[in-house]
RNA sequence: GCGGGAUUAGUUAAUUGGUAUAAUAUCUGCCUUCCAAGCAGAGGUGAGCGGUUCGAUUCCGCUAUCCCGCA
Numbered sequence: 001g002c003g004g005g006a007u008u009a010g011u012u013a014a015u016u017g018g019u020a021u022a023a024u025a026u027c028u029g030c031c032u033u034c035c036a037a038g039c040a041g042a043g044g045u046g047a048g049c050g051g052u053u054c055g056a057u058u059c060c061g062c063u064a065u066c067c068c069g070c071a
Base pairs, nucleotide, nucleotide: 001070002069003068004067005066006065007064010024011023012022013021018054026042027041028040029039030038047063048062049061050060051059
């Protein structure tokens, strides 16, 4: 230099065009003499910028980071 893959909540992973989900963590409440455990609830997410579309995590382009291969 060229080609391929990955990027989603604090963390680990689902979801492949139609309100983005679970576990865990965090916070609040209940329970308990207190803590832990348990139960109920809440908040928090599509790497960045554009394009296509009525509608984009999903399709396309560029950029960034990481991994693999070729030279």